[in-house]
RNA sequence: UUCGCGCAAUCUGGAGAGCGGCGCCCGCGCGGCGUCCACCGAAGGGGCUAACGGCUUAUCCGGCCGGAAAAUCUCAGGUGCAGGGACAGAGGGGUGUGG
Numbered sequence: 001u002u003c004g005c006g007c008a009a010u011c012u013g014g015a016g017a018g019c020g021g022c023g024c025c026c027g028c029g030c031g032g033c034g035u036c037c038a039c040c041g042a043a044g045g046g047g048c049u050a051a052c053g054g055c056u057u058a059u060c061c062g063g064c065c066g067g068a069a070a071a072u073c074u075c076a077g078g079u080g081c082a083g084g085g086a087c088a089g090a091g092g093g094g095u096g097u098g099g
Base pairs, nucleotide, nucleotide: 002099003098004097005096006095007094010090011089012088013087018037020036021035022034023033024032025031026029038079039078040077044075045073046072052066053065054064055063056062
């Protein structure tokens, strides 16, 4: 210098589900807090299991342990707009790493 991969930042896109009941408060609003019920999954978190790995056994079977997700739970979070948002894309620079 160039090529690839990763990370963070920036920009863009980005779903679902309550105008619920009751009580209290205020600056009286699509307001805040508490509580009850209903609902959602895409911050975070938990659990299960597949492939696979490990242990046990001379071998097989079997048993045990570990083990992912957008599937599962709904603890947390959320249920007008906004905000948040998994994930996806973009370009240049920074940084790590390999050739």